Description
Predicted 3D model of a 490-nucleotide part of an RNA (small-subunit ribosomal RNA, 5' domain) from an uncultured bacterium. Its Rfam family is "Bacterial small subunit ribosomal RNA". Its mean pLDDT, the model's own confidence on a scale to 100, is 87. The RNAcentral record of the full RNA draws on ENA and SILVA.

Context: one part of a larger RNA
RNA sequence: GGAUGAACGCUGGCGGCGUGCCUAACACAUGCAAGUCGAGCGAACCCUUCGGGGUGAGCGGCGGACGGGUGAGUAACGCGUGGGUAACCUGCCCUAUACACACGGAUAACGUACCGAAAGGUACGCUAAUACGAGAUAAUAUAUUUUUAUCGCAUGGUAGAAAUAUCAAAGCUCCGGCGGUAUAGGAUGGACCCGCGUCGGAUUAGCUAGUUGGUGGGGUAACGGCCUACCAAGGCGACGAUCCGUAGCUGAUCUUAGAGGAUGAUCAGCCACACUGGGACUGAGACACGGCCCAGACUCCUACGGGAGGCAGCAGUGGGGAAUCUUGGACAAUGGGCGCAAGCCUGAUCCAGCCAUGCCGCGUGAGUGAAGAAGGUCUUCGGAUUGUAAAGCUCUUUUGCCAGGGACGAUAAUGACGGUACCUGGAGAAUAAGCCCCGGCAAACUUCGUGCCAGCAGCCGCGGUAAUACGAAGGGGGCUAGCGUUGUUC
Numbered sequence: 001g002g003a004u005g006a007a008c009g010c011u012g013g014c015g016g017c018g019u020g021c022c023u024a025a026c027a028c029a030u031g032c033a034a035g036u037c038g039a040g041c042g043a044a045c046c047c048u049u050c051g052g053g054g055u056g057a058g059c060g061g062c063g064g065a066c067g068g069g070u071g072a073g074u075a076a077c078g079c080g081u082g083g084g085u086a087a088c089c090u091g092c093c094c095u096a097u098a099c100a101c102a103c104g105g106a107u108a109a110c111g112u113a114c115c116g117a118a119a120g121g122u123a124c125g126c127u128a129a130u131a132c133g134a135g136a137u138a139a140u141a142u143a144u145u146u147u148u149a150u151c152g153c154a155u156g157g158u159a160g161a162a163a164u165a166u167c168a169a170a171g172c173u174c175c176g177g178c179g180g181u182a183u184a185g186g187a188u189g190g191a192c193c194c195g196c197g198u199c200g201g202a203u204u205a206g207c208u209a210g211u212u213g214g215u216g217g218g219g220u221a222a223c224g225g226c227c228u229a230c231c232a233a234g235g236c237g238a239c240g241a242u243c244c245g246u247a248g249c250u251g252a253u254c255u256u257a258g259a260g261g262a263u264g265a266u267c268a269g270c271c272a273c274a275c276u277g278g279g280a281c282u283g284a285g286a287c288a289c290g291g292c293c294c295a296g297a298c299u300c301c302u303a304c305g306g307g308a309g310g311c312a313g314c315a316g317u318g319g320g321g322a323a324u325c326u327u328g329g330a331c332a333a334u335g336g337g338c339g340c341a342a343g344c345c346u347g348a349u350c351c352a353g354c355c356a357u358g359c360c361g362c363g364u365g366a367g368u369g370a371a372g373a374a375g376g377u378c379u380u381c382g383g384a385u386u387g388u389a390a391a392g393c394u395c396u397u398u399u400g401c402c403a404g405g406g407a408c409g410a411u412a413a414u415g416a417c418g419g420u421a422c423c424u425g426g427a428g429a430a431u432a433a434g435c436c437c438c439g440g441c442a443a444a445c446u447u448c449g450u451g452c453c454a455g456c457a458g459c460c461g462c463g464g465u466a467a468u469a470c471g472a473a474g475g476g477g478g479c480u481a482g483c484g485u486u487g488u489u490c
């Protein structure tokens, strides 16, 4: 000198665009943050012009694995980069081919009875489906056997033929459509494996028993000690194993001529986590932030028998701290979920609010004006300086104020922002300057006060009676809606 998610002191006019719990992954009152579909289904209720329309609960479907938050853990195939899968999966979407025949038994809702303070539950009875189950049909599917060709990188792959066995479906409709099943291919998303890279400590030198490998079996979408039984005795390590400490990683950001060093807020990609620990269920996908079960700590309700909860979502509260915002508006736009659609939901998002927290822009007036006014300060008492500075005169009106008009964003309708931006007119210099410094480094000097006191100080150092170094004043220098200090970093 640059930088900053900054803080503190003094000061503070406006606008645009950003940013805003770095500390306690501390605890949380309250509201909202994930629903939707009546064109899957029955029953109930309401309205009715008797055509029909609507409402909340239940069964059923899709979504709740996305979006949003946080960085505790993790030194790891976690991340980055480049490859591999002849070891894999993929709902919704696209393309293509084929198909949808024909049956059955339940159950919630509901009703009755009962238990419980509640949360909730029990028995009996009734009913439907795109819910559930059995049957039929079926191959380019799957499995087994036989076999041909060809290729490779070891296991093997690809293409083809034959036989046997197994497996499917669902309807609704406003008649326009919307759906269902199987297979193949695509797209998208994911899973696993490998090479290389990825902080400090040797005052951590040895580590390891599912440990290293094999066989059989199990498990998975899939390879694999992933798991298990048996067998063998291996495997890693000064090219730093193991242990300890620290830490999410990256694109990037800051600095620098570069190399390098430091950082990993905001934005974007990946990972991990969701009160703490463990577990699985459902599902195309989770071992699931606003799902379930168990244990624990904590909080709350209770009729003491038993129950309920999880803000590291958006606001907000307490606490911690030097320190970090509104319990706002809207789905108008972009996007997401559901739905044929109309539409509903969306604290994602778009906006507004607060804070000089940062960057950028603008303003606080312009011209003229010497009797060099008054006042202040200094003085050698002559004067010098403040100083064209002020006043006065002549103008202008950015910003702000008042009045009128008034968008783009929306290519038919629909605008939270917003009567905002912007435009026009009007009055009026009016509404708007501070902070730090002046001994040297380092731009800027005098007077008074003080008297090694009070104090200053980044370093050198000032102060003990004339202090340009302390305090005040006048003057001056620097930056400017900021200035200075402190912290951190290059």
Stems, first nucleotide, its partner, number of pairs: 001490004006486005013362006020354001021320001026318003030315003035062003040059002044055004069273003078198008088190002093186007101135001103133002110125006141166011171178002199245003206236003211233008248270004252263004275296005298309004326352001328351003334348001335346004365395004375386004401426005409417001434479005439460003445474005455462002